Transfer RNA from a Burkholderiales bacterium, 75 nucleotides, folded computationally. It matches the Rfam family "tRNA". Gene Ontology term of the family: triplet codon-amino acid adaptor activity. Lineage of the source: Bacteria > Pseudomonadati > Pseudomonadota > Betaproteobacteria > Burkholderiales. Its mean pLDDT, the model's own confidence on a scale to 100, is 83.
RNA sequence: UGCUGCGUAGCUCAGAGGCAGAGCAAUCGCUUGAUAAGCGAUAGGCCGUCGGUUCAAUCCCGACCGCAGCAACCA
Numbered sequence: 001u002g003c004u005g006c007g008u009a010g011c012u013c014a015g016a017g018g019c020a021g022a023g024c025a026a027u028c029g030c031u032u033g034a035u036a037a038g039c040g041a042u043a044g045g046c047c048g049u050c051g052g053u054u055c056a057a058u059c060c061c062g063a064c065c066g067c068a069g070c071a072a073c074c075a
Stems, first nucleotide, its partner, number of pairs: 001071007010024004018055001026042005048064005
């Protein structure tokens, strides 16, 4: 420098045009002599950034930023 993939809740990830979700974690409650486990509830989001397309974009397109892998260059 090029190519490919990825970026969504604290963590791990799903969702691929029409009201953003799961598991774990957190908080509160039930249960217990007390924990763990189990059950219930609550909270938690600028869907990387900026534009474009569209009646409507997390989703499609472009640029950029970041991460990972591969290739190339130098040595």